[in-house]
């Protein structure tokens, strides 16, 4: 740059010793111990790979299919991406539905 997904889910210990939640504001988390390291779980199903079905096939095999395992590769394990901005719409005070911004895969 593209194309997907982001209301679900999942922690405990040892070091360390004050920040962190992306930026900005706002609310939160933090000495009952923050960030970051480490080791041992989990979560999840993004690509791999396994197995059913389906679909196409030039019969060799393919697949922006579809379910489902979870040995690998990421990734994630406080709050919806924490929460807001900007168009639009409505049953108008809080919802829709689109874009920005950011995250995570894949190419």
């Nucleotide at each position: 740059u593209u194309c997907a997904u982001c209301c679900a889910g999942a922690g405990u210990a040892a070091c360390g010793g004050a920040g962190g939640g992306a930026c900005u504001g706002g609310c939160c988390c933090u000495a009952u111990g923050a960030a970051g390291u480490u080791a041992c779980g989990g979560c999840a199903a993004c690509c791999a790979u396994c197995a059913g079905c389906g679909g196409c096939u030039u019969u060799g095999g393919c697949c922006g299919g579809c379910u489902g395992a979870a040995c690998g590769g990421u990734g994630c394990u406080a709050a919806g991406u924490c929460c807001a901005u900007c168009a639009g719409g409505c049953g108008u005070g809080g919802c829709c539905u689109g874009a920005a911004a950011g995250a995570u895969g894949a190419a």
A computed fold for a 107-nucleotide RNA from uncultured Acidaminococcus sp., annotated as SAM riboswitch aptamer (S box leader). NCBI's taxonomy places the organism under Bacteria, Bacillota, Negativicutes, Acidaminococcales, Acidaminococcus. The coordinates come from a structure-prediction model, not an experiment, and the mean pLDDT is 82.